[in-house]
Context: one part of a larger RNA
RNA sequence: UGACGGGCACCCGCACAAGCGGUGGAGCAUGCUGUUUAAUUCGACGAUACGCGAAGAACCUUACCUAGGUUUGACAUCCCCGGCAAAGUCAUGGAAACAUGUUGGAGGUUAUCCGGGUGACAGGUGGUGCAUGGUUGUCGUCAGCUCGUGUCGUGAGAUGUUCGGUUAAGUCCGAUAACGAGCGCAACCCUUGUCCUUAGUUGCUAACAUUAAGUUGAGAACCCUAAGGAGACUGCCGGUGACAAACCGGAGGAAGGUGGGGAUGACGUCAAAUCAUCAUGCCCCUUACGUCCAGGGCUACAGGCGUGCUACAAUGGCUGAUAUAAAGAGUCGCAAUACCGCGAGGUGGAGCUAAUCUCCAAAGUCAGUCUCAGUUCGGAUUGGAGUCUGCAACUCGACUCCAUGAAGUUGGAAUCACUAGUAAUCGUGAAUCAGAAUGUCACGGUGAAUACGUUCCCGGGUGUUGUACA
Numbered sequence: 001u002g003a004c005g006g007g008c009a010c011c012c013g014c015a016c017a018a019g020c021g022g023u024g025g026a027g028c029a030u031g032c033u034g035u036u037u038a039a040u041u042c043g044a045c046g047a048u049a050c051g052c053g054a055a056g057a058a059c060c061u062u063a064c065c066u067a068g069g070u071u072u073g074a075c076a077u078c079c080c081c082g083g084c085a086a087a088g089u090c091a092u093g094g095a096a097a098c099a100u101g102u103u104g105g106a107g108g109u110u111a112u113c114c115g116g117g118u119g120a121c122a123g124g125u126g127g128u129g130c131a132u133g134g135u136u137g138u139c140g141u142c143a144g145c146u147c148g149u150g151u152c153g154u155g156a157g158a159u160g161u162u163c164g165g166u167u168a169a170g171u172c173c174g175a176u177a178a179c180g181a182g183c184g185c186a187a188c189c190c191u192u193g194u195c196c197u198u199a200g201u202u203g204c205u206a207a208c209a210u211u212a213a214g215u216u217g218a219g220a221a222c223c224c225u226a227a228g229g230a231g232a233c234u235g236c237c238g239g240u241g242a243c244a245a246a247c248c249g250g251a252g253g254a255a256g257g258u259g260g261g262g263a264u265g266a267c268g269u270c271a272a273a274u275c276a277u278c279a280u281g282c283c284c285c286u287u288a289c290g291u292c293c294a295g296g297g298c299u300a301c302a303g304g305c306g307u308g309c310u311a312c313a314a315u316g317g318c319u320g321a322u323a324u325a326a327a328g329a330g331u332c333g334c335a336a337u338a339c340c341g342c343g344a345g346g347u348g349g350a351g352c353u354a355a356u357c358u359c360c361a362a363a364g365u366c367a368g369u370c371u372c373a374g375u376u377c378g379g380a381u382u383g384g385a386g387u388c389u390g391c392a393a394c395u396c397g398a399c400u401c402c403a404u405g406a407a408g409u410u411g412g413a414a415u416c417a418c419u420a421g422u423a424a425u426c427g428u429g430a431a432u433c434a435g436a437a438u439g440u441c442a443c444g445g446u447g448a449a450u451a452c453g454u455u456c457c458c459g460g461g462u463g464u465u466g467u468a469c470a
Base pairs, nucleotide, nucleotide: 001470002469003467004466005465007464008463009462010461011460012459013458015454016453019418021416022415023414026310027309028308029307030306031305032304033303034301035300042053043052064296065295066294068292069291070290073121077120078119079117080116081115082114083113088103090101091100092099093098123285124284126283127282128281132279133278134274135273136272137270139268144183145182146181147180148179149178150159151158152157162175163174164173165172189262190261191260192259194230195229196228197227198226199225200224204219205218208217209216233256236250237249238248239247240246312411316370317369318368319367320366321365322364328359329358330357333352334351338347339346340345377408382403383402384401385400386399387398388397424446425445426444427443428442429441430440
C1' cells in the first nucleotide's frame, strides 16, 4: 500500500421487511448429468453452464458410427498433353457415390470449358483459449480508476481523491499543500408523453349531398402519418440551510426536479468463455485425422438436476350471440368472396411489390347449462381413420376427427421474480423455416397489492481500526 475480520461508523440495492404470483409435488415439453450404444459428434459446469452455441437434427445440415468408393483430390494457383456439340446425352450394373459402354461431320487453339498426367501443393469442425488476435460474460451502469507539476517522507509511498454539508453520481458547494487535467458520472443519440407549423394519399369525416358501407361527390377542421420547431431550466414563489451547494412545500403546466423506457459498460478482476463463426503461431494427419456417398445416430432410458407449458376447477368448464388492439410479414409470397369437407384441409384464384389487397385477436360483455363429483374438471397415454409439407414422415414431423380418459384435489425442507401501466392475466406477430415452438425476440388488451423501516440475511461503496496474511 492492499486484502481480510462472527471490528466500528456512515450509505446504497426487490438485499431483507411489507405484499403479490411462482418453482420445489403431478403429467408433458426442453436442456444437462448418468447409464446404454457401432455411434449416441463437439463445446459450455457456483454466482457468470444446464429452452446455452442451435433464429428451428426425417435426407441435407453433420462434425459421429457402419458399409461402399477415391488419392494432385470436393475447393485454389502453376506446368505438360489431348479434346466431341463451349455446361453435355443415353444405356447397363449399383443402395448411392461410382464403374463400364455409347453419341453425325467440319473448323480453330488466344482464352474459357472438359478429360488425362506429373509434382509443387490443396485439405483437416485434428491438438493447444495455459502461445494469440478479435469477440463475449461477470463484478456493475457499481462510482469509481488514474496522471502532470508542486509539497511531505531516507524509502516503499502519501497528498490531490481527505474533512463539513449535499447528490442517483469523485454530483455540486464550502474548507483545505495543493493546483490543474484525463478515463468514467451527467449531457449530446433513439423512443414515448403535450402543442405549433408544413403536407393531405392509399389514411381521416365536422358541415353539405349521397350510400348497405367514408361507399361516392366534397372538405383540410378533427384523427393519423412524418419532416421541422416549441416545451422543463430548480426557471418562478415561500420555508429550511453557512449569505453556499442543495432539500421541503407550492404555483403554473401535457409533463417537475434524471418526466418514463432504451442504447451507451471507466482502470481492471476471474491464466473466466470461445482454435467448432472467423483469423492465427506451434505441434500432428497426408492412399488419411482429407474427400464423396447410402443407411443409421445426434430423438436411446432404472435414476438425478435445471428451465418451462398444462392443470388440479365455479373469479370455473361447455353452448349460443356480440364488442374492441398494437406491432409486424407478404411475388420462391400473403391469399378475399364462393363452393366441397364434422375437421385438419381441398377446389378455385379477385386483389396486393402494400397507410390501398391479404394474413387478423383473445380475455371481455349478454343469455343458457353444469352444482362440488376425480366431475360436462384435467388432458397424458393408447387404438383406428385422415390432412399437409416434402424424393422420402419406419427409426424420427406437425395437425385433424372418432374412441380411450392416466397422474393430479394447490405441492416438505428449501427457493425465485416483481415497486406501476409494473406484477398477474389475455391473446397477436416475427426471425429461423419446404415442414416442424410450450423456446426466443417483439406487440398490444385487462390491470392490482404493498413498502413501518434498515435490527437481521446477501452483495456493494466510503472512512477508520487490528493483523503472526501478500
A computed fold for a 470-nucleotide part of an RNA from a Bacilli bacterium, annotated as small-subunit ribosomal RNA, 3' major domain.
Taxonomically the source falls in Bacilli (Bacteria, Bacillati, Bacillota).
The full RNA is in RNAcentral, with records from SILVA.